Record summary:
Model confidence (mean pLDDT): 84 of 100. This is a predicted structure of a 471-nucleotide part of an RNA (small-subunit ribosomal RNA, 3' major domain) from a bacterium.
Context: one part of a larger RNA
RNA sequence: UGACGGGCACCCGCACAAGCGGUGGAGCAUGCUGUUUAAUUCGAAGAUACGCGAAGAACCUUACCUAGACUUGACAUCCCCGGCAAAGCUAUGGAAACAUAGUGGAGGUUACCCGGGUGACAGGUGGUGCAUGGUUGUCGUCAGCUCGUGUCGUGAGAUGUUCGGUUAAGUCCGAUAACGAGCGCAACCCUUAUCAUCAGUUACUAACAUGUAAGAUGAGGACUCUGAUGAGACUGCCGGUGAUAAACCGGAGGAAGGUGGGGAUGACGUCAAAUCAUCAUGCCCCUUACGUCUAGGGCAACAGGCGUGCUACAAUGGCUGACACAAAGAGAAGCAAUCCAGUGAUGGUGAGCAAAUCUAUAAAAUCAGUCUCAGUUCGGAUCGGAGUCUGCAACUCGACUCCGUGAAGCUGGAAUCGCUAGUAAUCCUGAAUCAGAAUGUCAGGGUGAAUACGUUCCCGGGUGUUGUACA
Numbered sequence: 001u002g003a004c005g006g007g008c009a010c011c012c013g014c015a016c017a018a019g020c021g022g023u024g025g026a027g028c029a030u031g032c033u034g035u036u037u038a039a040u041u042c043g044a045a046g047a048u049a050c051g052c053g054a055a056g057a058a059c060c061u062u063a064c065c066u067a068g069a070c071u072u073g074a075c076a077u078c079c080c081c082g083g084c085a086a087a088g089c090u091a092u093g094g095a096a097a098c099a100u101a102g103u104g105g106a107g108g109u110u111a112c113c114c115g116g117g118u119g120a121c122a123g124g125u126g127g128u129g130c131a132u133g134g135u136u137g138u139c140g141u142c143a144g145c146u147c148g149u150g151u152c153g154u155g156a157g158a159u160g161u162u163c164g165g166u167u168a169a170g171u172c173c174g175a176u177a178a179c180g181a182g183c184g185c186a187a188c189c190c191u192u193a194u195c196a197u198c199a200g201u202u203a204c205u206a207a208c209a210u211g212u213a214a215g216a217u218g219a220g221g222a223c224u225c226u227g228a229u230g231a232g233a234c235u236g237c238c239g240g241u242g243a244u245a246a247a248c249c250g251g252a253g254g255a256a257g258g259u260g261g262g263g264a265u266g267a268c269g270u271c272a273a274a275u276c277a278u279c280a281u282g283c284c285c286c287u288u289a290c291g292u293c294u295a296g297g298g299c300a301a302c303a304g305g306c307g308u309g310c311u312a313c314a315a316u317g318g319c320u321g322a323c324a325c326a327a328a329g330a331g332a333a334g335c336a337a338u339c340c341a342g343u344g345a346u347g348g349u350g351a352g353c354a355a356a357u358c359u360a361u362a363a364a365a366u367c368a369g370u371c372u373c374a375g376u377u378c379g380g381a382u383c384g385g386a387g388u389c390u391g392c393a394a395c396u397c398g399a400c401u402c403c404g405u406g407a408a409g410c411u412g413g414a415a416u417c418g419c420u421a422g423u424a425a426u427c428c429u430g431a432a433u434c435a436g437a438a439u440g441u442c443a444g445g446g447u448g449a450a451u452a453c454g455u456u457c458c459c460g461g462g463u464g465u466u467g468u469a470c471a
Stems, first nucleotide, its partner, number of pairs: 001471002003468003007465007015455002019419005026311008034302002042053002064297007073121001077120002079117005084108001088103006123286002126284003132280002134275003137271001139269001144183006150159003162175004189263004194231007204220002208218003234257001237251005313412001317371006330359002334353002339348003378409001383404007425447007
């Protein structure tokens, strides 16, 4: 000087407390472990692994296993020889890759391209993340981390960065052997909340007219909205407190008030943290194989254990009928209206739309009826049968529909998680990936709470100080 303390003081955070809803019990989905297996490819491991890499494993993907093939190779450059193609197609063998034979023949002509040969080499998702770059998690959006000159100290170092206030903040003010500066904080960026100006179609419809009663038509530029430019919030104003400071408390005006809400943004560093399987890369290793191709299988196994979720256990509910209101995003090998067929998944037809024009029933809510507390008209697992769709192909191993079947489950031990407002809870909608395949992820809106006395305690963090068998 740090680090540490079941030392002290001060301060902060959904850290506790006050509340609301969960997990832990059940069934299922999904990831992990373990076990099994020819293989169940690999990585991730307290917080910071475990719906994680994977924004989507039937084949492919695919790295694993079995079997069958190739050896200058699936891919790149160079050298030699040959050719007028190569691809494609047909036949035979084969599960395929592939092998043999035939056919085919545009443009072009020292070339390109193809075939053969030779070796230099290619190739490796093989090892090492404890050789590395790059990228990332985490402490933590915590308020810290440093430097120059000066001064002090023999020196390591100190000072500045401390103290009194204050702040979300090393934020600002005052004091001060310090004076300044840098990386962080804040601001500048995006979005949202209000208004003005400009613009007015595919959006809108107040007034006027028409009307088949649909902003549908004429029309309008008011309103909504769209999207560009501006305004607006700065403790600016008033009162009080304060040290005449910084600031704090209250008030006015205002759409908004004291960083207005949300996002992006992550200092010096820590964990030899993660990644050699995104990529790049040193060294080591394989080279008729640890490379390459193909078929089938596996990644999906199933005694047990753990994590994350979904659905429930019901009456604030289930079922039936009627009926209202979104936002955001997507669409051409696409989204698909209408009509017809079907109980339905869906099929046929194919208007419109490269989209403010066309394409989707928002659901919870509300109204009416029914059920009457039961393992039920709750719950839907499991299983049997029949189908639909995608796709060469749904056996291993897809999703969905219909009929039947109707399991556990009556609110969950110890323990443990999230959340402070348009939040929790609850209800639907969309997108990426994608032929098909979400209860996951990311995004959108609808309805919309309770509670916070407070900082003694638990956890994490910051500052000062103190002790030290630690460096």

The RNAcentral record of the full RNA draws on SILVA.